Predicted 3D model of a 388-nucleotide part of an RNA (large-subunit ribosomal RNA, domain III) from a bacterium. The coordinates come from a structure-prediction model, not an experiment, and the mean pLDDT is 83. The full RNA is in RNAcentral, with records from ENA. It matches the Rfam family "Bacterial large subunit ribosomal RNA".

[in-house]
Context: one part of a larger RNA
RNA sequence: GAGUAGCGAAAAGGCAGGUGAGAAUCCUGUCCGCCGAAAGCCUAAGGGUUCCUGAGGAAGGAUCGUCCCCUCAGGGUCAGGCGGGGCCUAAGCCGAGGCCAGGAGGCGUAGGCGAUGGACAGCCGGUUAAAAUUCCGGCCCCACCUGAGGCCGCAUGAGCGAAGGGGUGACGCAGGAGGGUAGGUUGAGCGUACGGAUGGAAGAGUACGUCCAAGCCUGUAGGGAGCCUAGGGAGGCAAAUCCCCCUGGGAGUUCUGAGAGGUGAUGGGGAGCGGCUACGGCUGCGAAGCGACUGAUCCCACACUGCCGAGAAAAACCUCUAGCGAGGCUGAUGGUGCCCGUACCGCAAACCGACACAGGUAGGUGGGGAGAGUAUCCCAAGGCGCGC
Numbered sequence: 001g002a003g004u005a006g007c008g009a010a011a012a013g014g015c016a017g018g019u020g021a022g023a024a025u026c027c028u029g030u031c032c033g034c035c036g037a038a039a040g041c042c043u044a045a046g047g048g049u050u051c052c053u054g055a056g057g058a059a060g061g062a063u064c065g066u067c068c069c070c071u072c073a074g075g076g077u078c079a080g081g082c083g084g085g086g087c088c089u090a091a092g093c094c095g096a097g098g099c100c101a102g103g104a105g106g107c108g109u110a111g112g113c114g115a116u117g118g119a120c121a122g123c124c125g126g127u128u129a130a131a132a133u134u135c136c137g138g139c140c141c142c143a144c145c146u147g148a149g150g151c152c153g154c155a156u157g158a159g160c161g162a163a164g165g166g167g168u169g170a171c172g173c174a175g176g177a178g179g180g181u182a183g184g185u186u187g188a189g190c191g192u193a194c195g196g197a198u199g200g201a202a203g204a205g206u207a208c209g210u211c212c213a214a215g216c217c218u219g220u221a222g223g224g225a226g227c228c229u230a231g232g233g234a235g236g237c238a239a240a241u242c243c244c245c246c247u248g249g250g251a252g253u254u255c256u257g258a259g260a261g262g263u264g265a266u267g268g269g270g271a272g273c274g275g276c277u278a279c280g281g282c283u284g285c286g287a288a289g290c291g292a293c294u295g296a297u298c299c300c301a302c303a304c305u306g307c308c309g310a311g312a313a314a315a316a317c318c319u320c321u322a323g324c325g326a327g328g329c330u331g332a333u334g335g336u337g338c339c340c341g342u343a344c345c346g347c348a349a350a351c352c353g354a355c356a357c358a359g360g361u362a363g364g365u366g367g368g369g370a371g372a373g374u375a376u377c378c379c380a381a382g383g384c385g386c387g388c
Base pairs, nucleotide, nucleotide: 013031014030015029016028017027018026032385033384034383035382040365041364042363046345047344050343051075052074053073054072055071056070060068061067080141081140082341083340084339085338087118088117092113093112094111098107099106100105122139123138124137125136126135142337143336144335145334149330150329151328152327159324160323164320165319166318167317172307173306174305175304178300179299180298183294184293185292186291187290189210190209191208192207193206194205211268212267215263216262217261222256223255224254225253227250228249229248230247231246232245233244235243236242272285273284274283275282276281308311351360352359367379368378369377370376
């Protein structure tokens, strides 16, 4: 220079009360304003205690500060079923032998690792200052052990059964149609509460609420396919009763499948009402629960139709024998159930940007009025007024 520029979105604050040495800035209340396909909610990555409680105020906070994502201390993350591992494989990576190579090393068979995919058993409610599909309550499910009872077999073979064979798993894109559900709206329906301070209105009044899962039973709208039996045949690198083809006969079947209905539920939740209170809260009772309309981007389901660019693999699972084989199958009941993650932020002041930075950040959800609409404007739940 200069007490100058600036104090980081023009969404906005006002008032009252409280606390305190001290208050524009902290807390409470109330009014006002802003977002609302987000500036709400859930989650992945990343971060790594920032979460909650008490205390503090040097520094950090672009001002202040009694406050904080700051400092100090204490506390907090609970799983057979959620996610991952003890299962499977993709790209890719590693790689016994092996091949190659001045050295280090490179490639690669068998084999293995590797989810962003496949397989696989939990829902609803309650509860904490801070965790919950994890704790608690209720109702379920899976695997393994046990093995009451029932049944079959002992070679005339019960049963088990591949690291092998076959099936399945198993897949593109576009398009529209159908059946549903979530959600929404509405009602002179139903329930509870209220009772027009000013002339009237006990009403077709006003306000609020009118729900609930997995599982089990049933097997529907719809979609797909052939199926059973006798005989024959080539192949599936052994075998096969399995898969495939042919012939004869037969019956109308079989697989899949949302949702609804029933149950779950004499339960939960529920507007509201009551009791106590140190005003933080604790606790008890608990009504109605129907109809109509609308309606998905979700489910049936890559199901159908069309098209060319012709659209993973392996395991699980089913089946077939090879083989094993003297006891076995089924099964009431009872029991057992390992390791890791789980707090909190997560379009952001907690991640990536040197910052409490107008930037960037995958997925899900995303209500109402108007509207073609996730545009736009206004609002709900919820969250904020951007630290002079």